[in-house]
RNA sequence: GCCGACAUAGCUCAAUGGUUGAGCAACUGCUUCGUAAGCAGAAGGCUGGAGGUUCAAAUCCUCUUGUCGGCU
Repeated sequence: GCCGACAUAGCUCAAUGGUUGAGCAACUGCUUCGUAAGCAGAAGGCUGGAGGUUCAAAUCCUCUUGUCGGCU
């Protein structure tokens, strides 16, 4: 220099253009003499950034940042 993959909740990951979800963690409550375990609940996201297409974009297109891999 060229090619490709990935970026979504604190962490690990889902999501066929049509309400952004799950597990774990943390928080609150129940249970217990107390802790752990168990059960219940609520919260937590401008989907890496900018722009475009569309009635509607995490998803499609362009540019860009970061990480990883391959080729030279």
Transfer RNA from a Candidatus Obscuribacterales bacterium, 72 nucleotides, folded computationally. The coordinates come from a structure-prediction model, not an experiment, and the mean pLDDT is 80. The organism belongs to Candidatus Obscuribacterales, within Bacteria. Its Rfam family is "tRNA". Gene Ontology term of the family: triplet codon-amino acid adaptor activity. It is annotated as a transfer RNA.